The part of an RNA shown here (small-subunit ribosomal RNA, 5' domain) has 510 nucleotides and comes from an uncultured bacterium. The full RNA is in RNAcentral, with records from ENA and Greengenes. Its mean pLDDT, the model's own confidence on a scale to 100, is 85.
Context: one part of a larger RNA
RNA sequence: GGACGAACGCUGGCGGCGCGCCCAACACAUGCAAGUCGAACGGAGCUAUGCUGAAAGCUUGCUGGAUAUAUAGCUUAGUGGCGGACGGGUGAGUAACACGUGAGUAACCUGCCUUUCAGAGUGGAAUAACGUUUGGAAACGGACGCUAAUACCGCAUGAUAUGGCGAGGAGGCAUCUCCUUGUCAUCAAAGAUUUAUCGCUGAAAGAUGGGCUCGCGGCCGAUUAGGUAGUUGGUGAGAUAACAGCCCACCAAGCCGACGAUCGGUAGCCGGACUGAGAGGUUGAUCGGCCACAUUGGGACUGAGACACGGCCCAGACUCCUACGGGAGGCAGCAGUGGGGGAUAUUGCACAAUGGGGGGAACCCUGAUGCAGCGACGCCGCGUGAGUGAUGAAGUAUUUCGGUAUGUAAGGCUCUAUCAGCAGGGAAGAUAAUGACGGUACCUGACUAAGAAGCACCGGCUAAAUACGUGCCAGCAGCCGCGGUAAUACGUAUGGUGCAAGCGUUAUCC
Numbered sequence: 001g002g003a004c005g006a007a008c009g010c011u012g013g014c015g016g017c018g019c020g021c022c023c024a025a026c027a028c029a030u031g032c033a034a035g036u037c038g039a040a041c042g043g044a045g046c047u048a049u050g051c052u053g054a055a056a057g058c059u060u061g062c063u064g065g066a067u068a069u070a071u072a073g074c075u076u077a078g079u080g081g082c083g084g085a086c087g088g089g090u091g092a093g094u095a096a097c098a099c100g101u102g103a104g105u106a107a108c109c110u111g112c113c114u115u116u117c118a119g120a121g122u123g124g125a126a127u128a129a130c131g132u133u134u135g136g137a138a139a140c141g142g143a144c145g146c147u148a149a150u151a152c153c154g155c156a157u158g159a160u161a162u163g164g165c166g167a168g169g170a171g172g173c174a175u176c177u178c179c180u181u182g183u184c185a186u187c188a189a190a191g192a193u194u195u196a197u198c199g200c201u202g203a204a205a206g207a208u209g210g211g212c213u214c215g216c217g218g219c220c221g222a223u224u225a226g227g228u229a230g231u232u233g234g235u236g237a238g239a240u241a242a243c244a245g246c247c248c249a250c251c252a253a254g255c256c257g258a259c260g261a262u263c264g265g266u267a268g269c270c271g272g273a274c275u276g277a278g279a280g281g282u283u284g285a286u287c288g289g290c291c292a293c294a295u296u297g298g299g300a301c302u303g304a305g306a307c308a309c310g311g312c313c314c315a316g317a318c319u320c321c322u323a324c325g326g327g328a329g330g331c332a333g334c335a336g337u338g339g340g341g342g343a344u345a346u347u348g349c350a351c352a353a354u355g356g357g358g359g360g361a362a363c364c365c366u367g368a369u370g371c372a373g374c375g376a377c378g379c380c381g382c383g384u385g386a387g388u389g390a391u392g393a394a395g396u397a398u399u400u401c402g403g404u405a406u407g408u409a410a411g412g413c414u415c416u417a418u419c420a421g422c423a424g425g426g427a428a429g430a431u432a433a434u435g436a437c438g439g440u441a442c443c444u445g446a447c448u449a450a451g452a453a454g455c456a457c458c459g460g461c462u463a464a465a466u467a468c469g470u471g472c473c474a475g476c477a478g479c480c481g482c483g484g485u486a487a488u489a490c491g492u493a494u495g496g497u498g499c500a501a502g503c504g505u506u507a508u509c510c
Base pairs, nucleotide, nucleotide: 001510002509003508006506007505008504009503010502013382014381015380016379017378018377019375020374021340026338027337028336030335031334032333035082036081037080040079041078043076044075045074046073047072048071049070050069056063057062058061089293090292091291099217100216101215102214103213104212105211108210109209113206114205115204116203117202118201119200121155122154123153124152130145131144132143133142134141135140161186162185163184164183165182166181167180168179169178170177171176191198192197219265220264221263226256227255228254231253232252233251234250235249236248238246268290269289270288271287272283273282274281275280295316296315297314298313299312318329319328320327321326346372348371349370350369354368355366356365357364358363385415386414387413388412395406396405397404398403419451422445423444424443425442429437454499455498456497457496458495459480460479461478465494466493467492468491469490475482476481
């Protein structure tokens, strides 16, 4: 000198764009953050219309409308489907194939989407809801009975699928892979509808997303030198989508290490960011990619995908409810509270846009997101007036008392209106419609120089000096150093210098 997620002191006009718990991965009141589909299904309730017409009443053929039933519409607890594995948060752990980069997979999976081929035949048994009853303070259950489906289960058909046996050929990188062909065995399906469509099953390929393996690369310590028994390898079973001590039985005795094993400390990694002429050094906030985690530890279930932040089970700590028998909870989502701290924001608006989930759609949901609020926290831009004006006014400071400085500065005169304020108009963002932002941006008009300047420094480094006070005191200080009676170094004033809505100080990095 530059930088900063900064803080503190003094000061503070406006706008645009960004950024904002770096500490306690501390504990959390309250609200919201993941739902949706009635065009999968049976109910229940409500409304409308049609039909039926009980009780009762009397004028004896009328009123009355219970009940049963049909159609249509609306609402929806439950069964079922898809989605809750994305999006959002945090960086505790991790020195590791976690990450970066480059390869491999003859060792693998992939819902929704795209393309192509083929197909959807025929049966069955249940179960929630519901009804009756019953236990419990509650959370939540138990028993009996009934019912539907795109829920569940048979049978049929079936190959370029899977597995076995056989023949022929081609290729490679050990195991092997691919192609042609014969035969045997096994395995599918679901309907809805407003008739436009949307779905269902099997197979092949693609796309997308992942799993696994390997080469190389990036911290400190030897005042850590030996470490290792599933350890290293083999055979055989098992498990997995898949390779493999991944797991198990048996067998062998290996494997790693001064090219730093093991142990200990520290740490999420990268694109990048800061600095520097570069080499390098430091760093990993915001944004983007990957990883890990979700009160602590463990476990699996479902599923195409999880060992699952707002799912389940168990154990621990903590908090809450309780009728003491038993239950409920998890903000490292968005706001917000307490606490910690030098320090970090609103319990806001909207789904209008972009995107996501569900749905045929209308639409619903979306604290993702878009916006607004607060904060000079940062960067950038603008303003606080312009011209003229010498009696060099007054005041202030100083003085050798003549003057000098402040100083064209002010006043005065002539102008202008950026910003702010007032009034009128008023968008784009949206395709026909739909705008939170927002009567916002912007435009126009009138109006008054009015409403808008501070902070640090002035001994040298280092741009800028005098007076008074103080008297090694009070104090200053980044280094050298100043202060003991004329201090350009302390304090105040005047003047000056620098930067400017900021200026200084402190912490940290180069």